[in-house]
Context: one part of a larger RNA
Molecule: small-subunit ribosomal RNA, central domain
Organism: soil metagenome
RNA sequence: CUGGGCGUAAAGCGCACGCAGGCGGUCGUGCACGUGGGGUGUGAAAACUGGCGGCUUAACUGCCAGAGGCCACCUCAUACGGCGCGACUGGAGCCCUGCAGAGGUCCACGGAAUUGCCGGUGUAGUGGUGAAAUGCGUAGAGAUCGGCAGGAACACCCAGGGGGAAACCAGUGGACUGGGCAGGAGCUGACGCUCAGGUGCGAAAGCGUGGGGAGCGAACCGGAUUAGAUACCCGGGUAGUCCACGCCGUAAACGAUGAAUACUCGGCAUUUGGUGGGCGAUUCUCGUCGGCCGGGUGCCCCAGCUAACGCGGUAAGUAUUCCGCCUGGGAACUACGAGCGCAAGCUUAAAACUC
Numbered sequence: 001c002u003g004g005g006c007g008u009a010a011a012g013c014g015c016a017c018g019c020a021g022g023c024g025g026u027c028g029u030g031c032a033c034g035u036g037g038g039g040u041g042u043g044a045a046a047a048c049u050g051g052c053g054g055c056u057u058a059a060c061u062g063c064c065a066g067a068g069g070c071c072a073c074c075u076c077a078u079a080c081g082g083c084g085c086g087a088c089u090g091g092a093g094c095c096c097u098g099c100a101g102a103g104g105u106c107c108a109c110g111g112a113a114u115u116g117c118c119g120g121u122g123u124a125g126u127g128g129u130g131a132a133a134u135g136c137g138u139a140g141a142g143a144u145c146g147g148c149a150g151g152a153a154c155a156c157c158c159a160g161g162g163g164g165a166a167a168c169c170a171g172u173g174g175a176c177u178g179g180g181c182a183g184g185a186g187c188u189g190a191c192g193c194u195c196a197g198g199u200g201c202g203a204a205a206g207c208g209u210g211g212g213g214a215g216c217g218a219a220c221c222g223g224a225u226u227a228g229a230u231a232c233c234c235g236g237g238u239a240g241u242c243c244a245c246g247c248c249g250u251a252a253a254c255g256a257u258g259a260a261u262a263c264u265c266g267g268c269a270u271u272u273g274g275u276g277g278g279c280g281a282u283u284c285u286c287g288u289c290g291g292c293c294g295g296g297u298g299c300c301c302c303a304g305c306u307a308a309c310g311c312g313g314u315a316a317g318u319a320u321u322c323c324g325c326c327u328g329g330g331a332a333c334u335a336c337g338a339g340c341g342c343a344a345g346c347u348u349a350a351a352a353c354u355c
Base pairs, nucleotide, nucleotide: 004326005325006324007309008308012323014201015200016199017198021194022193023192025088026087027086028085029084030083031082033081034080035077036076037075038074039073040072041071048066049065050064051063052062053061054060091191092188093187094186095184096183097182098181099180103177104176105175106174107173108172109171110154115149116148117147118146119145120144121143125136126135162169163168206247207246208245209244210243211242215241216240220236221235222234223233258322259321260320261319262318263317266300267299268298269297270296271295272294273293274292275291277289278288279287280286281285304311305310328355329354330353337348338347339346340345
């Protein structure tokens, strides 16, 4: 150096961007670095292979011959890889015209509901549970009507629907802005793929400073339950949940399935474009039903794969490239060291011992 694997058995980094590195489309041409052939040199002895011989055989051993990688030089070949030059358009990117969308950031606005406060009506309960009690209420509650305040979340539409790299994204309008797809084939001409390190994004909880605080609600306090009840149930309730800025960097961050490309039977549904056609209305044009060409999202299945379950053009099939990761269970998502962090802690990550 070489093996086998990673949906569920150990194993895909939470996601992306990307330097180095690895890998890389079609045609022509030059070089001959890799690559291959030939030659020369070298390739000690022992060992190895063949032949012959010596110990009664063999192991062992003697003699002769052969073979032998790397290496150096000379020479030949040029398919493949490489390098140089020229060209191409299918990969990639750009341009133009359109399209869908909870994609992102900021600003403004809206209604329903909960709660509180004020006022009216009104009187004895209300609330809560398995049943209760704590609680609230004659200082007038609950109910009901009107007004005001404030915060958070946006019913129906809403759909296994859509968008986003993931985390995630839903009232309405506006400003700014990212990506995607289709059509046109106009431009560039391999500009590509992947990516150790690095950088950025990253739910919830948590932290810092300052706001905000309706509802909910860790902790906490009561009431119940119970043998007990530091719980489940009930009444309260602080952090928090919300906003701005800055940290944290984790998750069953899941499709438990890395990214990219190509190829490989069918059926059904849905979404969004393009393009013909039929039917019905006909004012822009709309409704509806087929066909064909794309991009998504789902279900079922052939072949194939799989230990099975299952996967099956959105592969876990057939192949290629690159990265990450696994190598018995526990000790151990630990200790120590190091880096990061305000802290909480995170990342990296053992051993003794034990089965």